[in-house]
Context: one part of a larger RNA
RNA sequence: GGAUGAACGCUAGCGGCGUGCCUAACGCAUGCAAGUCGAACGGGGAGGCUGGUGCUUGCAUUGGCCGGAGAGUGGCGAACGGGUGAGUAACACGUAGGUGACGUACCCUGGAGAGGGGGACAACAGGUGGAAACGCCUGCUAAUACCCCAUAAGUUGCGGGCAUCAAGUCUGUAACGAAAACUCCGGUGCUUCAGGAGCGGCCUGCGGUCCAUCAGCUAGUUGGUAAGGUAACGGCUUACCAAGGCGGAGACGGAUAGGGGGCGUGAGAGCGUGACCCCCCACACUGGUACUGACACACGGACCAGAUACCUACGGGUAGCAGCAGCGAGGAAUAUUGCGCAAUGGGGGAAACCCUGACGCAGCAACGCCGCGUGAAGGACGAAGGCCUUCGGGUCGUAAACUUCUUUUCUGAGGGAAGAGAACGGACGGUACCUCAGGAAUAAGGCCCGGCUAACUACGUGCCAGCAGCCGCGGUAAUACGUAGGGGCCAAGCGUUAUCC
Numbered sequence: 001g002g003a004u005g006a007a008c009g010c011u012a013g014c015g016g017c018g019u020g021c022c023u024a025a026c027g028c029a030u031g032c033a034a035g036u037c038g039a040a041c042g043g044g045g046a047g048g049c050u051g052g053u054g055c056u057u058g059c060a061u062u063g064g065c066c067g068g069a070g071a072g073u074g075g076c077g078a079a080c081g082g083g084u085g086a087g088u089a090a091c092a093c094g095u096a097g098g099u100g101a102c103g104u105a106c107c108c109u110g111g112a113g114a115g116g117g118g119g120a121c122a123a124c125a126g127g128u129g130g131a132a133a134c135g136c137c138u139g140c141u142a143a144u145a146c147c148c149c150a151u152a153a154g155u156u157g158c159g160g161g162c163a164u165c166a167a168g169u170c171u172g173u174a175a176c177g178a179a180a181a182c183u184c185c186g187g188u189g190c191u192u193c194a195g196g197a198g199c200g201g202c203c204u205g206c207g208g209u210c211c212a213u214c215a216g217c218u219a220g221u222u223g224g225u226a227a228g229g230u231a232a233c234g235g236c237u238u239a240c241c242a243a244g245g246c247g248g249a250g251a252c253g254g255a256u257a258g259g260g261g262g263c264g265u266g267a268g269a270g271c272g273u274g275a276c277c278c279c280c281c282a283c284a285c286u287g288g289u290a291c292u293g294a295c296a297c298a299c300g301g302a303c304c305a306g307a308u309a310c311c312u313a314c315g316g317g318u319a320g321c322a323g324c325a326g327c328g329a330g331g332a333a334u335a336u337u338g339c340g341c342a343a344u345g346g347g348g349g350a351a352a353c354c355c356u357g358a359c360g361c362a363g364c365a366a367c368g369c370c371g372c373g374u375g376a377a378g379g380a381c382g383a384a385g386g387c388c389u390u391c392g393g394g395u396c397g398u399a400a401a402c403u404u405c406u407u408u409u410c411u412g413a414g415g416g417a418a419g420a421g422a423a424c425g426g427a428c429g430g431u432a433c434c435u436c437a438g439g440a441a442u443a444a445g446g447c448c449c450g451g452c453u454a455a456c457u458a459c460g461u462g463c464c465a466g467c468a469g470c471c472g473c474g475g476u477a478a479u480a481c482g483u484a485g486g487g488g489c490c491a492a493g494c495g496u497u498a499u500c501c
Stems, first nucleotide, its partner, number of pairs: 001501004006497005013372006019365002021330001026328003030325003035076003040073002047066009083283003093207007102200003107196007115149004124139006154176009181188002209255003216246003221243008258280004262273004285306005308319004336362001338361003344358001345356004375405004385396004410438006419428001445490005450471003456485005466473002
């Protein structure tokens, strides 16, 4: 000198764009953050229309039609999106490859198919337990829920051919082996096979921290055989057999740490760093476990244990903000319990539409960067006043006053968007922007002036009070302390502190 997710002191007019718990992965009141589909299914409230009956004439009752709430079965989604960085020195990440060892819902392309049958369980009804949370028993019922038969690719076993390091490919045979309907008649779905796209699992070479005051480490350990398990290879798991495997090119142990694209600095080499944005990983009160599913060992799912907190009728229950706001605590320190689904994107739906604290906006904060303003021109051998003085004068100083002008900004009034790809539809927003009027009006500070380092005098003080980044100043003429005048540098900022180059 540059830089910062900064903080602190003094100061502060405006706008645009960004950024904003770096500490306690400490604990959390409250609200919201994942639903949707009636064109899969049974059933159907409020309400409306209409007919009958009773009448007290607007009420009761009964029938039909519309309507579709809440709950339930079923489907898809909930594994995305959003948060955090605790753990992790590891195939976690980056890069380059491999998978003849693998998976893939929704989407796209192509082929084939959907024939027949059956039994349930919720809801509901009746009964019943419990303070609650939540159940239990009996009975009825639908389906794109579940099951059986048929058929077919296909899968697996055995045999054969071709190719091969290898599980590849062709073929024979045996076993197993699919489907679902709805419809507004346009379609939308269903099953299976092959391919694609995108996504993912696994494996490998190489690369990126510190300590040797860590030198030896290892029993599923290293390899084999067999079996199990997985989508899949594999000690992944188990039994048996062998005794191996790693290590000075640093094993093992300890400390620290999410990794990368990047970011800061630097001429570069390098050094430091990993906030915001993007990719990957890991985690979701702590630890463990599996279930469902195309995908989870699952933040707002389940079970168990623990800590914590709450309710309780003492028998037992309930909860998890490292989602968005917000609260307490910690801290030098970090924001609103805002508006909207109008846009972009996501889930569901044929659609209308619904949901979306993703997102779009607004609010707060000079936290940062950028831009603008606080007036412009004229104006004295130079007012007053301050300060200095050799008492002549010098300086603040064209600075002010004063004259003329302008109106960015400000205030008031009027108009008023784009963002919305045919129509309708805008949270932002009466915002941006435009026009008119008014009036220099509403707007300058901070630090420094001994040398480094740009800027000097006076008074006060007298090794005191104090200053200080280093050297050092102060003990009676201090350009170094304090005040004043003057000056220098930056400027809505200026300094200080911390950290990096």
Notes: A computed fold for a 501-nucleotide part of an RNA from a metagenome, annotated as small-subunit ribosomal RNA, 5' domain. Its Rfam family is "Bacterial small subunit ribosomal RNA".